[in-house]
RNA sequence: CUCUUAUCAAGAACGGCUGAGGGAUCAGGCCCUGCGACGCCGUAGCAACCGGUUCCGUACAACCUCAUGGAACGACAGGUGCUAAAUCCUGCCUCCGGCUCGUCGCCGGGGGGAAGAUGAGCA
Repeated sequence: CUCUUAUCAAGAACGGCUGAGGGAUCAGGCCCUGCGACGCCGUAGCAACCGGUUCCGUACAACCUCAUGGAACGACAGGUGCUAAAUCCUGCCUCCGGCUCGUCGCCGGGGGGAAGAUGAGCA
């Protein structure tokens, strides 16, 4: 980097360094930012994906171990991740309602997709 799969409206900030742009990409919006953003480092925190512990069910089974499904625990010294805004919103398809004689188009709302992020996994 490619592929598979789950999740993405909740949650969680201070200090130091730096010094101009930043919110992935393109476009349009809308925001953050010299009252110092973004980034880096430290500390703290959030969450519970993986791991761990305990309990329960199922299959095998004399028991243990192992497999599988579920629940609880972060006072659990583990591996990641995250700590502005829904993944900040929209873009493609589709459905509903409204404007319109109707189409196109516009406005409001819903669903899906694409892309992306993070975890786990295969090669």

The prediction has a mean pLDDT of 81. The RNA shown here (SAM riboswitch aptamer (S box leader)) has 123 nucleotides and comes from an Ignavibacteria bacterium. The sequence was found by an Rfam model in a public genome assembly. Lineage of the source: Bacteria > Pseudomonadati > Ignavibacteriota > Ignavibacteria.